Transfer RNA from a Myxococcota bacterium, 73 nucleotides, folded computationally.
Its mean pLDDT, the model's own confidence on a scale to 100, is 82.
NCBI's taxonomy places the organism under Bacteria, Pseudomonadati, Myxococcota.
It matches the Rfam family "tRNA". The family's RNA type in Rfam is transfer RNA. About the family: Transfer RNA (tRNA) molecules are approximately 80 nucleotides in length.
């Protein structure tokens, strides 16, 4: 420099054109406990990597550009 594959809440992950972007941890708060834990409940947190386009509608398709991970050179 060339090729793949990836960047979505504090972390991990799903989502592959149209509900409110699941789920799990963690962290709050409540219930149990003398008390921690464990176990049950609650309620919160993503402008989806940046910047543009296509579309009536983009995390999702298309272009640039950062950035991780692999391989070729």
């Nucleotide at each position: 420099g060339c090729c793949a594959g990836g960047g979505u809440g504090g972390c991990c992950g799903a989502g592959u054109g149209g509900u409110c972007a699941a789920g799990g941890c963690a962290g709050c708060g409540c219930u149990c406990u003398c008390a921690u834990g464990a176990a049950g409940c609650g309620a919160c947190g993503a402008u989806c990597g940046u910047g543009g386009g296509u579309u009536c509608g983009a995390a999702u398709c298309c272009c640039a550009c950062c950035c991780c991970u692999g391989g070729c050179a």